[in-house]
Molecule: small-subunit ribosomal RNA
Organism: metagenome
C1' cells in the first nucleotide's frame, strides 16, 4: 500500500465486486482441558409456581401450642410450672421514593458542557447553641353479638403508648415596623442593635449511695446512654432558571389567543401565563419557525494515518417508564414497579349478590423468532433496611450449572528410525509422490484419571484482661489494646501414583489469492464475492490422490467502518465524459482599496475552575504466561475565569485617491420605439398581340388551357420581405437587429482629469427581458405553407418528388417561457513571451497635405511559447497563475417519468422521487473493417470483339425420390467429368441379404507339444467360405556330430495367454499435404525518435514501375520474409560429339527408298558455352529514376512458356492415402464367403459430347507433325471375314522393330436448303473381343430403324496472338471399357490502346453507435411469460388534532350537618380520563379495469439511427 471488471488493444471519467479490522451474533460440518468475561436485539405481547422488603419487646397493650415436670382426678381429663424476653397478629417508629428491571415514549419538560438562584427544600449523618415543663380524651388488637360464599365488615363494651389533642416556656426561628454600617447580579443580599405578633418536645434501658416518697413492684435524685424539640453549620442529595450543542424531511413556509407582555390576585419550598381575572396586540419563522418521520442522552465502543463515519449492548452518570389512560394521598422526599381510589381491556374465583390480579425483578412457563441460559447454592465476603446489640431480612451481592458465544492460555507428545514397507494416487510403464510420515527402539509427563493434604479468598465478632474517658463512684456505659473460642455457599494451590496411553478438524486450491492432478459428467448435473466456468480431452461442476491457509476451531450468511479523494474540512469536479441557470437588475447575505488612532468581540499567550469513576495510552505491580485485575502518572484536542498583546479580522472616529460614478468635448454603430415614403419582384384584375400547347420530373401523371392558358405589351390593385452595398465587419445583457426619411430615446468607446469620496464586486429568495411553434380578441392575406385532396414511388408508402391547399406566417392588445436559448465554456478582479490580421478613437515623426513609420486605449479573429488538460485542444477573449460570490454534478436505465405542490385560458412549464433492472453506461484517441465517402492505380473487370452455356438428345456428377441396400466424403466463388489415372467378380468400406471363423487375414513376445508340418492325389456336407474325416507316396531347413543319429534351441505347426483388428467417431484435439485471396505487392523487424498509452515514425510525400521496382525528398538509419534475379523450357548462334539420326559432294546398289561404302558439310540429336544489359543515339524528366522514339540485332526493354506462392485468413477441406490424441467396440463396428447394391428415376441442377447443316455432308483420290507408348508387351506382313475382328507369325527391351491411318487441308465427283443423302438418340435383329462369368452391368461391328433438333428466354462462361475458334495423335489408370483427365501437334483469326459503369484487389484520405468487424449494429408497434409499479368508482385499517354531548376518581371552592375542636358526612360549581359523535387532514393495504416500465437463445411487421445509413 493495492487488485479484478467497458476496449481488438488503450487512456480517462465512473460505477459495481474484493483482499483487513468488528459483532450482545445465527447457520453447516467439528469438537481435548482450564482462565476471565458474556448471553431474549424479536411480542414495553401473556404469564403457572416460588421467591425478590422488612425490622425493632431497649415506643405500647395483648398474648397461644406441641412438649416437659409436678400435684389432683369421677381416669374421660383439670390445674399450675417451664415452655415464653416464644411464636402470633394489633398500636407505634423507621424503611418501603433506595436497591434491581427495561427503553415503549420523549426532539426537548431530555440529555452534555459552563453558569445562576440575591427565586428554593432537606429525614437518617454532622457542628454549635437552647430546651426535653404541666395535662387531657380517644383508638386498634381484645371481648361479645352479627352480616357475607368469600374478599371483608357492621354495632356495642374495655385499653396503652415514642399514637392523638390542649396549654405553659423562647435561647432562636418566622412576620411585621422603622434605623446603622457593609456589598456593588442594588426589584435587592450579608452584620448589628430596638420594638410588636405567632411557634416545640417523648420517652425507653442500664448502674447508684445518701436523703425523700411508696400500692413495697418501685418512683422522686444523681449518672451514663439511646431517643424527642427548637435553631444553626457543613456534607452530600435535590428542586428552578440561562446559555451553546445535539438526527432526516421545504414534496411541512407561514405558525400562535394563555398565544406575547402588562397589572391584581391565586398557587409552589421557590421564580414564572403555573392559575384566574381585566387591559394592550403582541410573539416565533429561510441562522428553518410549524408539521411529518425516526431516536433514551452521555462517559464511552467499532473503524479509520487522521480528519471522520456509525453504534449507544455488558460497566458507569442522566432521564423516562411500571397491564392501558387519569388521580390525588401519605411522606423529609412519589403523583410511588411488588401503596390507594377510578375508568378501559384480559385473566382467575364465584352461591351470581360480588370479589382478586399485574414477572419491563430472580429463575421459570407458552408464543414469537434465525436466535440467548438453572423454577441451583449462600448471606462466607461487599453493600443495603431495621435494632443499643445479639440478630433478622436482603435472587442487590458473591459463586457455582448450561452455550467453543467471545478474548486468552495449553495440550492432542519428544528424539531417533529406509534410497524409502503396505496400501491409495499419477505414470512417458522406467519410475513418481504421500514421506521420517507410520512400524520399530529410546525418552518425558502438561491436561484429563487416581489418591493424599490444607496454604489463601477471614476482615470480623465476642468471652477475659489493661488502660484511657464520663461520673460523687473503684457501678454501669463508651473508647483503645490484646485476643480462647465461632464463622466458608463455591473455588482452589501443593504433594504422590500410573502411562503416549483418553485428545484434529475445517475451507480453499481460474485469476483477485497462498495452494493440481486424475476420473466421473457432457450448457447436465450444478459452482459463482466480481469476471465468469459446464455444449465429450472441465487445473472453475462432483469424487479421489496432493498442495496450501488456519486450527478446537473452520466456512457461510448478515452488521458496521475501511479501502471510496464514491459527498472531497483534510481532500475532488462542471468545453466533449454527470454537471454553468436562457440573459439581464437587485434584496438579505458573503466578500471588499489606501494612511491614522482609539476599543479589544475575533486572535495570540500566560492563568483560574472544570470536563466523575470506569475506557485508551506509559509505568509499575498481582494470578505460572496470558486474557483479566490493581497502583501511580499522562491524557481528555471541549467549556470557563482573569491579566497581557495589538500585527491581522472586526468596530468606532478621522483623513485620502488609484476602485466606482459624475462632468465637459469629440464619436462609431442594422442598438429600440413611433410615424411617414421608395423601387424590384410576384399574385390578381381590364384591355391589347396571339393562337396550341403550357407546367412539372429522374421519367410521368394530377393540375391549367380554343370560354384563348403559357409567352408577351399597357393600365390598376395589393400584401410581404428589403437585391447588390456585405466583410474573419457593427451594435446589443440575451434572445436579436440590414431599403430609405424624419422626430424620440438607451447604452459604449476616446480624450481632458474639473468633482464626490469606496459610494464596490458577487448575489439566494424576488422581479423584469426572453427564438420559432402555440393560444385569446379584433384586422389583414400577395408569396411560402402543418394539417387535408389528388398523381407519382413502392411489395406496401399515412414519407422524400410533383399539382393544389386550410390554419399560420403578418399588425394590434394580451398570454405562453421553452430550444443543441452553445463558445455546449456563470460574473467580476489581479497577473503570465510574442507574432499577424480586422474595426472605432485619440497621440506623434518627416515643412505641410496624400501616402507612410513609431506607439496608446477599446473591440472583433487567426496561430503561437510557458503552463494547464484524458486527450481532442486551450494559450492576455484561457480550458494557464491566484482572489471574491452564485448555480450545478455524483453509475446505466427507470424518470425529467409518478405523486404532491405552483404558475397557465389551454398546450403546458416549473419543482421533483421510489419500486425494480443493469455491470455496466460513456468521453478522447489508436488500429482494422466497412460505406449507395473522396483521390490515385491495376485486373479479360467493363468495354471492343470472336466463340460457347442456358433450348434439343446423349454422356458424366450433384441434389431429390425410391429402395433390403441405393457405402463413405466434397456442397457460394474456392462442391457437383470432384476423391475414382477407369464400380461386371475383385475393387467395396457389414451398403442390404444369407452361410462360417474367435490369438483371428496381418505383427511381436511368452507357453505347451512332441517330431510337427508342409506338398500331391482323396471321401462326405456345402453356393463357396468352412466344417468333419482320413490313406499312399515325398519334403522336412540351422547346431552338434564320431554322418550311426543326439537335442528340442531357432523356423513353420500346435495348445493357452498378453493382445492383434477397425475406411468405427471426433478435420471443432492434431501432424503432415491441399484450397482460396492471390504471383495480389504486399507483411514485419532492430535500434532511433514522437506519444502517459494503445500505438505512430520508418511503409507517408512528389516522380516511376508489372512490381514496397528503382530516384528524390525525409527523424529517422538500416535489415529481412516476400518482387525480381538464380533453375527447367523454347526462340538465334557457335564449340564439342556423330549411332540407330542426317546425305551435300565421292563411289555402289535398286522400278524406288541413306539400302551399302563413306563424310560431319547440313537438318537432327545433347552436353557446353555466346546472346539482351535501358549497352548505344535523340527527345521528356529535377544535372535523378524513369518513359517515349529510333539504331542494330534471331529476340527489346520481364522475348514466350513453366516450375516457384511472403505475414496470414476462412475452426476452409482430408481421421476413407498416410500418421496421431481421446472415446468406442472385442464369438464383433475385426476376418472370410456367396449373391445383390454403389448403373435404380417423377423431378431440378452443374460439367461436357454431339448436333441443327452448304466456309456443309458423303464418296475417291493425295500432302504434311509432334509428343508418347511396347515383353503378361507392341505387332508389320500375308490370308480369312462387308466389319469388329481372325489365323498365322517377321522384327523389336527399340533416334533401328511396331503402335501409326494423322485430321482439318488439297484435287475432284455428287447432294441444292428439305427435318434432308442434316442430325443421329432410341429400338429389334445377328456378330466380334476381353474376361470363370458381359442377365442386372461392358466396349465394338454389321444390317434395319431414324427421335429431339432448324441456332436456344431471363441470365451467364471463357479468350488479347501462335492466343480464341478449329483439326486429329498419344499416354496414365487398365484384362476389357471415356464425350473424361494429362500432354502434343497442325491450320490460325478478329478486337481494344480506353476507365464512366458492373466485378474483385492495391495505397492514401475521410465518417462510424461496427471489431464474430455491414451476412456488422440496432430502434419501435404487436404477440407471450415474470416482476415492481402509477391511476381508479369504491372498500378498508392506522395515527395525530378540532368542535359538540356524556362525565368516574379527585384537587380547589360553595352551602348544610357536625360525637367538645380537629377530622368527617351529605349535596353542588369548576377542572377533569375513558368513551359518544360530527367535519375535516394526513399516513397505508386492498380494487373491477387501465398507464406505462423492466427483464426474457432462437416469435410477427417494417427498417429510424451509426457510412452522405441510402431524405444528412
Nucleotide at each position: 500500500a493495492g487488485a479484478g471488471u467497458u476496449u481488438g488493444a488503450u487512456c480517462c471519467u465512473g460505477g459495481c465486486u474484493c483482499a483487513g479490522a468488528u459483532c450482545g451474533a445465527a447457520c453447516g460440518c467439528u469438537g481435548g482441558c482450564g482462565g476471565c468475561g458474556u448471553g431474549g436485539c424479536u411480542a414495553a405481547a401473556a404469564c403457572a409456581u416460588g421467591c425478590a422488603a422488612g425490622u425493632c419487646g431497649a415506643a405500647c397493650g395483648c398474648g397461644a401450642a406441641a412438649g416437659u415436670u409436678u400435684c389432683c382426678u369421677u381416669c374421660g381429663g383439670g390445674a399450675a410450672a417451664c415452655g415464653a424476653u416464644u411464636a402470633g397478629a394489633g398500636u407505634g417508629g423507621c424503611g418501603a421514593a433506595a436497591g434491581g428491571g427495561c427503553g415503549a415514549g420523549g426532539a426537548a419538560u431530555a440529555c452534555a458542557u459552563a453558569g445562576g438562584u440575591a427565586a428554593c427544600g432537606u429525614a437518617c449523618c454532622u457542628u454549635a447553641g437552647a430546651c426535653u415543663c404541666a395535662g387531657g380524651g380517644a383508638u386498634a388488637g381484645c371481648u361479645a353479638c352479627g352480616g357475607g360464599a368469600a374478599a371483608c365488615u357492621g354495632u356495642a363494651g374495655a385499653u396503652a403508648a415514642u399514637a392523638c389533642c390542649u396549654g405553659a416556656u423562647g435561647a432562636g426561628a418566622c412576620c411585621g415596623u422603622g434605623g446603622u454600617g457593609u456589598c456593588a447580579u442594588a426589584u435587592g443580599g450579608c452584620a448589628c442593635a430596638g420594638c410588636g405578633g405567632u411557634c416545640a418536645a417523648a420517652g425507653g434501658c442500664g448502674g447508684g449511695g445518701a436523703u425523700c416518697c411508696u400500692u413495697c413492684g418501685g418512683g422522686a435524685c444523681c449518672u451514663g446512654u439511646c431517643g424527642g424539640u427548637c435553631u444553626u453549620u457543613g456534607a452530600g442529595c435535590g428542586g428552578c432558571c440561562u446559555a451553546u450543542g445535539u438526527c432526516u424531511c421545504a414534496u411541512c413556509a407561514g405558525c400562535u389567543u394563555g398565544u406575547u407582555g402588562g397589572u391584581a390576585g391565586g398557587g409552589u419550598a421557590a421564580c414564572g401565563g403555573c392559575c384566574u381575572a381585566c387591559c394592550a396586540a403582541g410573539g416565533c419563522a429561510u441562522c428553518g419557525a410549524c408539521g411529518a418521520g425516526u431516536a433514551c442522552c452521555g462517559g464511552g465502543g467499532c473503524u479509520g494515518a487522521g480528519a471522520g463515519g456509525u453504534c449507544g449492548g455488558c460497566c458507569c452518570g442522566g432521564c423516562g417508564c411500571a397491564u392501558u389512560g387519569g388521580g390525588a394521598c401519605u411522606g423529609a422526599g412519589a403523583c410511588a414497579c411488588u401503596g390507594c381510589c377510578c375508568a378501559g381491556a384480559c385473566u382467575c374465583c364465584u352461591a351470581c349478590g360480588g370479589g382478586a390480579g399485574g414477572c419491563u425483578g430472580c429463575a421459570g412457563u407458552a408464543a414469537c423468532g434465525a436466535a440467548u441460559a438453572u423454577u441451583c447454592g449462600g448471606c462466607a465476603a461487599u453493600g443495603g433496611g431495621c435494632g443499643a446489640a445479639a440478630g433478622c431480612c436482603u435472587g442487590a451481592c458473591c459463586g457455582a450449572g448450561c452455550g467453543a458465544c467471545g478474548c486468552c492460555g495449553c495440550g492432542u507428545g519428544c528424539a531417533g528410525g529406509a534410497c524409502g514397507a503396505c496400501g491409495c494416487u499419477c505414470u512417458u510403464c522406467g519410475g513418481a509422490g504421500u514421506g521420517u510420515a507410520a512400524a520399530c527402539u529410546g525418552c518425558u509427563g502438561u491436561c484429563a484419571g487416581g489418591g493424599a493434604c490444607u496454604a489463601c479468598c477471614a476482615a470480623g465478632u465476642a468471652a477475659a484482661u489493661a488502660c484511657g474517658g464520663c461520673u460523687a463512684a473503684u457501678a454501669u456505659c463508651c473508647g483503645u489494646a490484646c485476643g480462647c473460642g465461632c464463622u466458608g455457599a463455591g473455588g482452589a494451590a501443593u504433594c504422590c501414583c500410573a502411562g503416549a496411553g483418553g485428545a484434529a478438524g475445517u475451507c480453499a486450491c481460474g485469476g483477485c489469492u497462498a495452494a493440481c492432478u486424475u476420473c466421473g459428467u457432457g450448457c447436465c448435473a450444478g459452482c459463482a464475492g466480481c469476471c465468469g466456468c459446464g455444449g465429450u480431452a472441465a487445473g472453475a461442476c462432483g469424487a479421489a490422490g496432493g498442495u496450501g491457509g488456519c486450527a478446537a476451531g473452520c466456512g457461510u450468511u448478515g452488521u458496521u467502518c475501511g479501502g471510496a479523494a464514491u459527498c472531497a474540512c483534510u481532500g475532488g469536479g462542471c468545453u466533449u465524459a454527470a454537471a454553468g441557470a436562457g440573459c439581464a437588475u437587485g434584496u438579505a447575505g458573503g466578500c471588499g482599496g489606501u494612511c491614522u488612532a482609539u476599543c479589544a468581540a475575533g486572535c495570540g499567550u500566560c492563568u483560574u475552575g472544570u470536563g466523575a469513576a470506569a475506557u485508551c495510552c506509559c509505568u509499575c505491580g498481582g494470578c505460572u504466561u496470558a486474557a483479566c485485575c490493581g497502583a501511580g502518572g499522562a491524557a481528555c484536542u471541549g467549556c470557563u475565569u482573569g491579566g497581557c498583546g495589538a500585527a491581522c479580522u472586526g468596530a468606532u472616529a478621522g483623513a485620502c485617491u488609484u476602485g466606482a460614478g459624475g462632468c465637459a468635448g469629440g464619436u462609431a454603430g442594422g442598438g429600440g420605439c413611433g410615424u411617414g415614403u421608395g423601387g424590384a419582384a410576384c399574385u390578381c384584375u381590364u384591355g391589347g398581340u396571339g393562337g396550341a400547347g403550357c407546367g412539372g420530373u429522374g421519367g410521368a401523371a394530377u393540375g391549367c388551357g380554343u370560354a384563348g392558358a403559357u409567352a408577351u405589351c399597357a393600365a390598376g390593385a395589393g400584401g410581404a420581405a428589403c437585391g447588390c452595398c456585405a466583410g474573419a465587419g457593427g451594435c446589443g445583457a440575451a434572445a436579436g437587429c440590414g431599403a430609405u426619411g424624419c422626430g424620440c430615446u438607451g447604452g459604449g468607446c476616446c480624450u481632458g482629469u474639473c468633482c464626490u469620496g469606496a459610494c464596490g464586486c458577487u448575489g439566494a429568495g424576488a422581479u423584469g427581458c426572453g427564438a420559432a411553434a402555440g393560444c385569446u380578441a379584433g384586422g389583414g392575406u400577395a408569396g411560402c405553407g402543418a394539417a387535408c385532396g389528388g398523381g407519382a414511388u413502392u411489395a406496401g408508402a399515412u414519407a422524400c418528388c410533383c399539382c393544389g391547399g386550410u390554419a399560420g406566417u403578418c399588425c394590434u392588445a394580451g398570454c405562453c417561457c421553452u430550444a443543441a436559448a452553445c463558445g455546449a465554456u456563470g460574473u467580476c478582479c489581479a497577473c503570465u513571451a510574442g507574432g499577424u490580421u480586422g474595426a472605432u478613437g485619440g497621440u506623434u515623426c518627416u515643412c505641410u497635405g496624400a501616402c507612410g513609420g513609431a506607439g496608446c486605449a477599446u473591440u472583433g479573429g487567426c496561430c503561437g511559447c510557458a503552463g494547464c488538460g484524458a486527450a481532442a485542444g486551450c494559450g492576455u477573449u484561457a480550458a494557464g497563475u491566484g482572489g471574491a460570490c452564485c448555480g450545478c454534478c455524483u453509475g446505466g436505465g427507470g424518470a425529467g417519468u409518478a405523486c404532491g405542490g405552483u404558475c397557465g385560458c389551454a398546450a403546458g412549464g416549473c419543482u421533483a422521487a421510489a419500486a425494480c433492472u443493469c455491470a455496466a453506461a460513456g468521453g478522447a484517441a489508436u488500429u482494422g473493417a466497412c460505406g449507395g465517402g473522396g483521390g490515385c492505380u491495376c485486373a479479360c473487370a467493363c468495354a471492343a470483339g470472336c466463340g460457347g452455356u442456358g433450348g434439343a438428345g446423349c454422356a458424366u456428377g450433384u441434389u431429390g425420390c425410391u429402395u433390403a441396400a441405393u457405402u463413405c466424403g466434397a456442397u457460394a466463388c474456392a462442391a457437383c467429368g470432384c476423391g475414382a489415372a477407369g464400380a461386371a467378380c475383385c475393387u467395396u468400406a457389414u451398403c442390404c441379404u444369407g452361410g462360417g471363423c474367435u490369438u483371428g487375414a496381418c505383427a511381436u513376445g511368452u507357453u505347451u507339444g512332441g517330431a510337427u508340418g508342409c506338398c500331391u492325389a482323396c471321401u462326405g456336407g456345402g453356393a463357396a467360405a468352412c466344417c468333419a474325416g482320413g490313406u499312399c507316396g515325398g519334403c522336412u531347413g540351422c547346431u552338434c556330430u564320431u554322418c550311426g543319429g543326439a537335442a528340442u534351441g531357432a523356423a513353420a505347426c500346435u495348445u493357452a495367454c498378453a493382445c492383434a483388428g477397425g475406411u468405427g467417431c471426433u478435420g471443432c484435439a492434431u501432424g503432415g499435404c491441399u484450397g482460396u485471396c492471390g504471383u495480389c505487392a504486399g507483411c514485419u523487424c532492430g535500434u532511433g525518435u514522437c506519444g502517459u498509452g494503445a500505438g505512430a515514425u520508418g511503409u507517408u510525400g512528389g516522380g516511376u514501375u508489372a512490381a514496397g521496382u528503382c530516384c528524390c525528398g525525409u527523424a529517422a538509419c538500416g535489415a529481412g520474409c516476400g518482387a525480381a534475379a538464380c533453375c527447367c523450357u523454347u526462340g538465334u548462334c557457335g564449340u564439342u560429339a556423330g549411332u540407330u539420326g542426317c546425305c551435300a559432294g565421292c563411289g555402289c546398289g535398286u522400278u524406288a527408298u541413306g539400302g551399302c561404302g563413306g563424310g560431319g558439310a547440313c537438318u537432327c540429336u545433347a552436353a557446353c558455352g555466346a546472346g539482351a544489359c535501358u549497352g548505344c543515339c535523340g527527345g521528356u524528366g529535377u544535372u535523378a529514376a524513369a518513359c517515349c522514339g529510333g539504331a542494330g540485332g534471331a529476340a527489346g526493354g520481364u522475348g514466350g512458356g513453366g516450375a516457384u506462392g511472403a505475414c496470414g485468413u476462412c475452426a476452409a477441406g482430408u481421421c476413407c492415402u498416410c500418421a496421431u490424441g481421446g472415446c468406442c467396440u472385442u464369438u464383433a463396428u475385426g476376418c472370410c464367403c456367396a449373391g445383390g447394391g454403389c448403373u435404380g428415376c417423377a423431378a431440378a441442377c452443374g460439367u461436357g459430347c454431339u448436333a441443327c447443316a452448304a466456309u456443309g455432308g458423303c464418296u475417291g483420290g493425295u500432302a504434311c507433325a509432334g509428343a508418347c507408348c511396347g515383353a503378361c508387351g507392341c505387332a508389320a506382313a500375308a490370308c480369312c471375314g462387308c466389319g469388329a475382328g481372325g489365323u498365322c507369325a517377321a522384327g523389336c527391351a527399340a533416334a533401328u522393330c511396331g503402335g501409326a491411318a494423322a485430321a482439318a487441308g488439297c484435287c475432284a465427283g455428287c447432294c441444292c436448303c428439305a427435318g434432308u443423302u442434316c442430325g443421329g438418340a432410341u429400338u429389334g435383329g445377328a456378330g466380334u473381343c476381353u474376361g470363370a462369368a458381359a442377365c442386372u452391368c461392358g466396349a465394338c461391328u454389321c444390317c434395319a430403324u431414324g427421335a429431339a433438333g432448324u441456332u436456344g428466354g431471363a441470365a451467364u462462361c471463357g479468350c488479347u496472338a501462335g492466343u480464341a475458334a478449329u483439326c486429329g495423335c498419344g499416354u496414365a489408370u487398365c484384362a476389357g471399357c471415356g464425350u473424361g483427365a494429362c500432354g502434343c501437334g497442325g491450320u490460325g483469326a478478329a478486337u481494344g490502346u480506353g476507365u464512366u459503369c458492373c466485378u474483385g484487389a492495391g495505397c492514401c484520405u475521410u465518417g462510424u453507435a461496427c471489431a464474430c468487424a455491414c451476412c456488422g449494429c440496432c430502434c419501435g408497434u404487436c404477440a407471450a411469460g415474470u416482476c415492481a409499479u402509477g391511476g381508479a368508482a369504491g372498500c378498508u385499517g392506522g395515527g395525530a388534532g378540532c368542535g359538540c354531548c356524556c362525565g368516574a376518581a379527585g384537587u380547589c371552592g360553595g352551602c348544610a350537618c357536625g360525637u367538645u375542636u380537629c377530622a368527617g358526612u351529605g349535596c353542588u360549581g369548576c377542572c377533569g380520563a375513558a368513551g359518544g359523535u360530527g367535519a375535516g387532514c394526513u399516513c397505508g393495504g386492498u380494487g373491477a379495469c387501465u398507464g406505462g416500465g423492466a427483464c426474457u437463445a432462437a416469435g410477427u411487421c417494417g427498417u429510424a439511427a451509426c457510412a452522405a445509413g441510402g431524405u444528412a